Predicted 3D model of a 508-nucleotide part of an RNA (small-subunit ribosomal RNA, 5' domain) from an uncultured bacterium.
Its Rfam family is "Bacterial small subunit ribosomal RNA".
[in-house]
Context: one part of a larger RNA
RNA sequence: AGACGACCUUUGGCGGCGCGCCUAACACAUGCAAGUCGAACGGAGCUGAGAGGAGCUUGCUUUUCUUAGCUUAGUGGCGAACGGGUGAGUAACGCGUGAGUAACCUGCCCUGGAGUGGGGGACAACAGUUGGAAACGACUGCUAAUACCGCAUAAGCCCACGGUACCGCAUGGUACUGAGGGAAAAGGAUUUAUUCGCUCUAGGAUGGACUCGCGUCCAAUUAGCUAGUUGGUGAGGUAACGGCCCACCAAGGCGACGAUUGGUAGCCGGACUGAGAGGUUGAACGGCCACAUUGGGACUGAGACACGGCCCAGACUCCUACGGGAGGCAGCAGUGGGGGAUAUUGCACAAUGGGGGAAACCCUGAUGCAGCGACGCCGCGUGGAGGAAGAAGGUUUUCGGAUUGUAAACUCCUGUCGUUAGGGACGAUAAUGACGGUACCUAACAAGAAAGCACCGGCUAACUACGUGCCAGCAGCCGCGGUAAAACGUAGGGUGCAAGCGUUGUCC
Numbered sequence: 001a002g003a004c005g006a007c008c009u010u011u012g013g014c015g016g017c018g019c020g021c022c023u024a025a026c027a028c029a030u031g032c033a034a035g036u037c038g039a040a041c042g043g044a045g046c047u048g049a050g051a052g053g054a055g056c057u058u059g060c061u062u063u064u065c066u067u068a069g070c071u072u073a074g075u076g077g078c079g080a081a082c083g084g085g086u087g088a089g090u091a092a093c094g095c096g097u098g099a100g101u102a103a104c105c106u107g108c109c110c111u112g113g114a115g116u117g118g119g120g121g122a123c124a125a126c127a128g129u130u131g132g133a134a135a136c137g138a139c140u141g142c143u144a145a146u147a148c149c150g151c152a153u154a155a156g157c158c159c160a161c162g163g164u165a166c167c168g169c170a171u172g173g174u175a176c177u178g179a180g181g182g183a184a185a186a187g188g189a190u191u192u193a194u195u196c197g198c199u200c201u202a203g204g205a206u207g208g209a210c211u212c213g214c215g216u217c218c219a220a221u222u223a224g225c226u227a228g229u230u231g232g233u234g235a236g237g238u239a240a241c242g243g244c245c246c247a248c249c250a251a252g253g254c255g256a257c258g259a260u261u262g263g264u265a266g267c268c269g270g271a272c273u274g275a276g277a278g279g280u281u282g283a284a285c286g287g288c289c290a291c292a293u294u295g296g297g298a299c300u301g302a303g304a305c306a307c308g309g310c311c312c313a314g315a316c317u318c319c320u321a322c323g324g325g326a327g328g329c330a331g332c333a334g335u336g337g338g339g340g341a342u343a344u345u346g347c348a349c350a351a352u353g354g355g356g357g358a359a360a361c362c363c364u365g366a367u368g369c370a371g372c373g374a375c376g377c378c379g380c381g382u383g384g385a386g387g388a389a390g391a392a393g394g395u396u397u398u399c400g401g402a403u404u405g406u407a408a409a410c411u412c413c414u415g416u417c418g419u420u421a422g423g424g425a426c427g428a429u430a431a432u433g434a435c436g437g438u439a440c441c442u443a444a445c446a447a448g449a450a451a452g453c454a455c456c457g458g459c460u461a462a463c464u465a466c467g468u469g470c471c472a473g474c475a476g477c478c479g480c481g482g483u484a485a486a487a488c489g490u491a492g493g494g495u496g497c498a499a500g501c502g503u504u505g506u507c508c
Stems, first nucleotide, its partner, number of pairs: 002507003006504001008502001010500001013380006019373002021338001026336003030333003035078003040075002043072014085291003094216008104208002109204008117151001119149002126141006157182003161178007187196003217263003224254003229251006236244001266288004270281004293314005316327004344370001346369003352366001353364004383413004393404004418445006427435001452497005457478003463492005473480002
């Protein structure tokens, strides 16, 4: 010199695009952040229409049935495993890169093939009784389904036993075939044309799982470490291989090519710097991993050992009728605390995407936007031309002058920006715009609101005067200051950068 998620001092006009708790993975008031489907199902409530009955005040009330629409507590389906946050842990097949799975799974989606027959019993809701302060229950009775369970059927599939052919990379794999055993299904809407589903199976796509080679910080003032430890046999378990787990057997396995122990740390694409080699770093954006108050556990499910699910234990907070209960912002805002330091309890689903739905649509603090902050980068402005009596004032002086300085005044312009008024988008294919009456355009007005900071001994661009007198002070290094200080302080002048400037911190 360059760079920064920066801080601080001082100053501060505008816009665009970005970025904004690096510290306490500290504790959290409040609101919102995951729902949706009535075209799976039985109810309940409300509104309307039609028909019948009863009461009578003869046009009102009540009741039964049929029918249409709306709402939705419950059962059921899908989603909630995505999206969003954080970096505590982790030195590890965690990550990066390259291979392998003849040892594997994959809801929704796509393309084929084969089906969808006939039955049964419940449980919520609801009604009644009842316990509890509450959270929430208990008992009895009724009921529906795309909820649950048998039976039939089986192209193909699965299991165990055989045969033939071909192939490979060791265990083996593929195709055909024999006889045995086993396992399916659900209906809804309808204009009767269909359509959305359901079951089995093959392939694909997508997503995941596991294994291996290589790479991945510091310390030897860490030298020995290890009993499920290393291997085998058998059983179990898993989607699957495997000491993954268990019983038995053997005594192995790792290590100066650094085991073990301790410290530190999420990894990468990248970023900064550098001519490069390299060094440092991992904010934002993208990929992977890990975590969700701390520790443990499983359930459901295609997928979790599950941030806004469940159970247990611990700490903490809250409610309580003292018997017992409730909670989890490292989601978006916001609060306290910590700190040198980091924002609004905003608008909208209009766009992009996600979930549900046949759709209309609903939900979406993802996202799109707005607000705050010179935090960064970039752009613009703070006027332009003329103007010598070289005014006044300031500073300096050898008292002649020099300088501030065309600078100002003054004259004539312009309208970036600004103010006011009018018009007014793209983003949205027909409709739908939070942003937003925003950007932008037009007209009028009027130089009007808009410059600072550091430095001037050398390095290093820029000098004089006064004050001070080794004092007060300066300082990045060398060093200045003890009576003529270009180095301290002030003033004038100058230099540099400029809506910033300078200090500090960190890296190269």